[in-house]
Description
The RNA shown here (c-di-GMP-I riboswitch aptamer) has 85 nucleotides and comes from a marine sediment metagenome. The sequence is in RNAcentral, with records from MGnify. It matches the Rfam family "c-di-GMP-I riboswitch aptamer". About the family: GEMM was predicted in a large-scale screen for bacterial structured RNA regulatory elements.
RNA sequence: AAAUGGCAAACCCGGUGAAAACCGGCGACGCAAAGCCAUGGGUCUUAAGACACUUAAAGGUGUCUAUGAUCGCCAGGCCGCCGAA
Numbered sequence: 001a002a003a004u005g006g007c008a009a010a011c012c013c014g015g016u017g018a019a020a021a022c023c024g025g026c027g028a029c030g031c032a033a034a035g036c037c038a039u040g041g042g043u044c045u046u047a048a049g050a051c052a053c054u055u056a057a058a059g060g061u062g063u064c065u066a067u068g069a070u071c072g073c074c075a076g077g078c079c080g081c082c083g084a085a
Base pairs, nucleotide, nucleotide: 006031007030012025013024014023015022016021029072035078036077037076039075040074041073042070043069044068048065049064050063051062052061053060054059
């Protein structure tokens, strides 16, 4: 190189969740690690918490924070299929 195969974005449907998002179905935008690990950075979310404002109170609004999420954002780590001339 070639071949056998693999994964599955968005949309839509069902479910979980405060949300981000995840799971299942459908479906292929793409992927040679789009296999695994949230360790560092980034990004997304803010239930809970903190602070401020407000309210007679209950409550409401705003800002901040991940302990939530993402490995199909990057780096790092672990493991791995085929492989002709």

Annotation: Model confidence (mean pLDDT): 89 of 100.